Context: one part of a larger RNA
RNA sequence: CUCCGCUAAGGAACUCGGCACAUUGGCCCCGUAUCUUCGGUAUAAGGGGUGCCUCAACAAUGCUUUUGCAUUGGUUGAGGUCGCAGUUAAGAGCCUCCUGCGACUGUUUAACAAAAACACAGGUCCCUGCUAAAAGCGUAAGCUGAAGUAUAGGGACUGACGCCUGCCCGGUGCCGGAAGGUUAAGGGGAAGAGUUAACCUUAGGUUCUCUUAAGGUGAAGCUCUAAACUUAAGCCCCGGUAAACGGCGGCCGUAACUAUAACGGUCCUAAGGUAGCGAAAUUCCUUGUCGGGUAAGUUCCGACCUGCACGAAUGGCGUAACGAAAGGAGGACUGUCUCAGCGGAGGACCCG
Numbered sequence: 001c002u003c004c005g006c007u008a009a010g011g012a013a014c015u016c017g018g019c020a021c022a023u024u025g026g027c028c029c030c031g032u033a034u035c036u037u038c039g040g041u042a043u044a045a046g047g048g049g050u051g052c053c054u055c056a057a058c059a060a061u062g063c064u065u066u067u068g069c070a071u072u073g074g075u076u077g078a079g080g081u082c083g084c085a086g087u088u089a090a091g092a093g094c095c096u097c098c099u100g101c102g103a104c105u106g107u108u109u110a111a112c113a114a115a116a117a118c119a120c121a122g123g124u125c126c127c128u129g130c131u132a133a134a135a136g137c138g139u140a141a142g143c144u145g146a147a148g149u150a151u152a153g154g155g156a157c158u159g160a161c162g163c164c165u166g167c168c169c170g171g172u173g174c175c176g177g178a179a180g181g182u183u184a185a186g187g188g189g190a191a192g193a194g195u196u197a198a199c200c201u202u203a204g205g206u207u208c209u210c211u212u213a214a215g216g217u218g219a220a221g222c223u224c225u226a227a228a229c230u231u232a233a234g235c236c237c238c239g240g241u242a243a244a245c246g247g248c249g250g251c252c253g254u255a256a257c258u259a260u261a262a263c264g265g266u267c268c269u270a271a272g273g274u275a276g277c278g279a280a281a282u283u284c285c286u287u288g289u290c291g292g293g294u295a296a297g298u299u300c301c302g303a304c305c306u307g308c309a310c311g312a313a314u315g316g317c318g319u320a321a322c323g324a325a326a327g328g329a330g331g332a333c334u335g336u337c338u339c340a341g342c343g344g345a346g347g348a349c350c351c352g
Base pairs, nucleotide, nucleotide: 001346002345003344004343005342006341007340009338010337013336018333026050027049028048029047030046035040037160051081052080053079054078055077056076057075058074059072060071061070062069063068082086094331095330096329097328098327099326101323102322106118107117122158123157124156125155126154127153128152135144136143137142161318162317163316164315166248167247168246171245172244173241174240175239176238177237180236181235182234186230187229191225192224193223194222195221198217199216200215201214202213203212204211205210249267250266251265252264253263276310277307288304289303290302291301292300
């Protein structure tokens, strides 16, 4: 040093925190609050008993059957007996109260996170009417969906249950509409450009049939460019839709003390946050203020509402049961501590 055993008095004073240790522990009997979804909570909590020997009664089974006898990992009672101690070793819940979160059993970061994260049953919305669904995989053939058919299948959000889920469609998305505006390729081909047969002018050759050079005009054809016009969805436009994405105000005044403002005015908005909750897993100021618990409490519990910056399926508020989860309190218990000591085993260390 590691592991183990014991410890006076105290008993969490330790510490971020009772981390760790200790306590509890099996079986039988008594007894059991609050809350509750009536199932539970509950082994709640809290008590008592427990070895061995003898005897008796009863029960079941078996053998005999007239009483009886035997067995039991059966029950009950009485008496006795040993130890400090009887589930004598070992194995075998510590308990209670309050709160936030998640309903629950489950799942997860193989090897630092097991959770309040994921899932979940339940709820809602959207898509899908089937030779070939919607959706998905594949270049395809083909396959899944499904040997299914809207009480089915797919997608999204929410997340048991209870009470509920307010207002806004202006923006974005989705759905529907088709009058008008805009709009692609394609169709269409006005017009233009290039090229040139031919013609004209000038100059030359040769000489009137021709020919060379430069310039100009320029048909048809070909090539290129290309306007009007025609033309779908989409977009603009017109409606609907929020358990679609999302959003849900400001200033001023006013009551017979003061304070406050049921009330009024005004500006803006698509509409200005309803119920419920609220210093909260959300509150900056903040250790807010008041109450409780403590001798003393930045945590905790109950209130208040001034919500920096809660709020209703990105669900709101509750909720029995459940949780190796998070915070707070109490009891029991203890070497966690006051404060350390002793003993054992194995190392380290010393000698060999």

A computed fold for a 352-nucleotide part of an RNA from an uncultured Endomicrobiia bacterium, annotated as large-subunit ribosomal RNA, domain IV. It matches the Rfam family "Bacterial large subunit ribosomal RNA". The coordinates come from a structure-prediction model, not an experiment, and the mean pLDDT is 86.